About this RNA
Model confidence (mean pLDDT): 80 of 100. The RNA shown here (transfer RNA) has 74 nucleotides and comes from a Bacteroidales bacterium.
RNA sequence: GGGGAUAUAGCUCAGUUGGCUAGAGUGCCACGCUGGCAGCGUGGAAGUCAGGGGUUCGACUCCCCUUAUCUCCA
Numbered sequence: 001g002g003g004g005a006u007a008u009a010g011c012u013c014a015g016u017u018g019g020c021u022a023g024a025g026u027g028c029c030a031c032g033c034u035g036g037c038a039g040c041g042u043g044g045a046a047g048u049c050a051g052g053g054g055u056u057c058g059a060c061u062c063c064c065c066u067u068a069u070c071u072c073c074a
Base pairs, nucleotide, nucleotide: 001073002072003071004070005069006068007067010026011025012024013023019057028044029043030042031041032040033039050066051065052064053063054062
């Protein structure tokens, strides 16, 4: 320098043909059970879907560019 892959909650990850308010586990907070801890139960908060632009009635999803990481070739 060129090809490919990945980027979604604090962390690990789903997300179907482009369509309703974007989800799970774990962690965090509150309350309850217990004398207390652990554990369990109930409820809650937490998101620039990496960034910018485009296509579309509508984009996490399609197209282009950029950034970061991983990988292959030279």
NCBI's taxonomy places the organism under Bacteria, Pseudomonadati, Bacteroidota, Bacteroidia, Bacteroidales. The sequence was found in a public genome assembly. Its Rfam family is "tRNA".